[in-house]
């Protein structure tokens, strides 16, 4: 750097130097930030890979008990290899599907397990203009449901182990 597999809604100090941006790109939103962010270093943590332990299952090997090796799963450990310690990987941009639906929320009802009943917005985007903004032009989308809002799957990222 690429490629492959898996994970990514949970959890995790304080201090000290630094002095302007920073949350991965690009656009659009939301947050941190001179009450000092982001970045370094120390210091305490967290636990996802990799290791360690220990059970349980499946396989295979030794004639057999029993041992050995592999592979899943569960539990443990935090000494070692990484890594991580604001906001779901901050959200969304791409396709699907939905209008109560495989989820989700309020009511009711069951001891509980579940069950029953309701739950959809007309807008919405770019350009101009202006100190901004709000009105105004223009020009797309929609009104045969867009934009949103649920919910699944991709893209991209990020760790990890492995070739």
């Nucleotide at each position: 750097a690429c490629c492959u597999u898996a994970u990514c809604g949970a959890g995790a100090u304080a201090g000290a130097c630094u002095g302007a941006g920073g949350g991965a790109u690009u656009c659009g939103g939301c947050c941190c930030a001179a009450u000092g962010a982001c970045g370094u270093c120390u210091u305490g943590g967290c636990a996802a890979c990799c290791c360690g332990g220990a059970a349980a299952c499946a396989g295979u090997u030794c004639g057999a008990a029993g041992g050995g090796c592999u592979g899943u799963u569960u539990c443990u450990g935090a000494a070692g290899g990484u890594g991580c310690c604001a906001c779901c990987u901050c959200c969304g941009a791409c396709c699907c599907a939905g209008a109560a639906a495989u989820a989700c929320u309020g009511c009711g009802u069951u001891u509980a397990c579940g069950c029953g009943c309701a739950g959809c917005c007309a807008g919405g985007g770019c350009u101009u203009u202006c100190a901004a903004a709000a009105a105004g032009a223009g020009c797309c989308c929609a009104c045969g449901a867009a934009c949103g809002c649920u919910g699944g799957g991709g893209u991209a990222g990020a760790u990890a182990a492995g070739a």
SAM riboswitch aptamer (S box leader) from a Bacteroidota bacterium, 163 nucleotides, folded computationally. The model forms 97% of the base pairs in the Rfam consensus. The organism belongs to Bacteroidota, within Bacteria.